[in-house]
About this RNA
The prediction has a mean pLDDT of 81. Predicted 3D model of a 73-nucleotide RNA (transfer RNA) from an uncultured Bacteroidales bacterium. Its Rfam family is "tRNA". It was read from a public genome assembly.
RNA sequence: GAGUCUGUAGCUUAGUGGGUAGAGCGUCAGAUUGUGGCUCUGAAGGUCGCAGGUUCGAAUCCUGUCAUUCUCC
Numbered sequence: 001g002a003g004u005c006u007g008u009a010g011c012u013u014a015g016u017g018g019g020u021a022g023a024g025c026g027u028c029a030g031a032u033u034g035u036g037g038c039u040c041u042g043a044a045g046g047u048c049g050c051a052g053g054u055u056c057g058a059a060u061c062c063u064g065u066c067a068u069u070c071u072c073c
Stems, first nucleotide, its partner, number of pairs: 001072003006067002010025004019056001027043005049065005
């Protein structure tokens, strides 16, 4: 230099024939308990790597770019 994989919550990830973004663990609050743990209930936390484009509407389609996996030169 060329091609390819991946990028979504603090972590692991679902969702990709376009239509309000979910789960588990963790965190916080409460219940339970003599205390803690376990268990149960609730809550917070995401401009879907970034920037544009198409569309009434984009995590999803297109282009560029950044990081990353692998391969070739």